[in-house]
RNA sequence: GGUUGUCUUCGGGGCGGAGUGAAAUUCUCCACCGGUGGUGAUAGUCCACGAACAGAUCUAACGAUCUGCCGAGCCUGCGCAAUUCAGGCACCGACGGUUAAAGUCCGGAUGAAAGAAGGCGCGU
Repeated sequence: GGUUGUCUUCGGGGCGGAGUGAAAUUCUCCACCGGUGGUGAUAGUCCACGAACAGAUCUAACGAUCUGCCGAGCCUGCGCAAUUCAGGCACCGACGGUUAAAGUCCGGAUGAAAGAAGGCGCGU
C1' cells in the first nucleotide's frame, strides 16, 4: 500500500418580526434551514443512495426480504473545465398529532440508515 472479516465511535438543520382571529411557531407578508456518495471545480434543485410512505412474501412475535413510490433551476459572467463558483431571479421539502391547514412545533426517534473515521484479525 491492497483486500476481506469483525468490533467501536460518529452520523439533519431551521419560525425571529408583523398581521388576521376565540384559536395559527400550521394561514398572509418578511425571515430561516439544507442527510450520504459521485462529478474535470465546492451541488437542497445534475447522477445515484438513505430515510419516510404503500404493498407483497416470510415470522409465534420483534422483525427481515423484495417491489413500488421517491420533491425542486434557469439566465449572465469568469474559466481548459462549474445545472456545483460569483452575480441575478426562481423553486422544493414524508407520515401521525394539533382549539386552525406545519420543511421549521410535538411524536415514532435516547430509533434506524446511506455512509464517515478508527481499532483488531487474516492474506500479499
Molecule: FMN riboswitch aptamer (RFN element)